[in-house]
RNA sequence: GCGUUCGUAGCUCAAUUGGUAGAGCAGUCGUCUUAUACACGACCGGUUAUAGGUUCAAGUCCUAUCGAACGCA
Repeated sequence: GCGUUCGUAGCUCAAUUGGUAGAGCAGUCGUCUUAUACACGACCGGUUAUAGGUUCAAGUCCUAUCGAACGCA
């Protein structure tokens, strides 16, 4: 330099092939307990890497850029 795969919550990952972005863990609060832990319930947490394009509608499709892993030279 070229190619392939990937980038979603603090972390690990979903999102049924374009139709309201979710779960577990973590955090906060509550119930339970003499108290802590466990268990249970609720809450909190997102510019879906960035910028454009297509579409009534984009995490999903297209283009460019940035970053990561792998392969070729």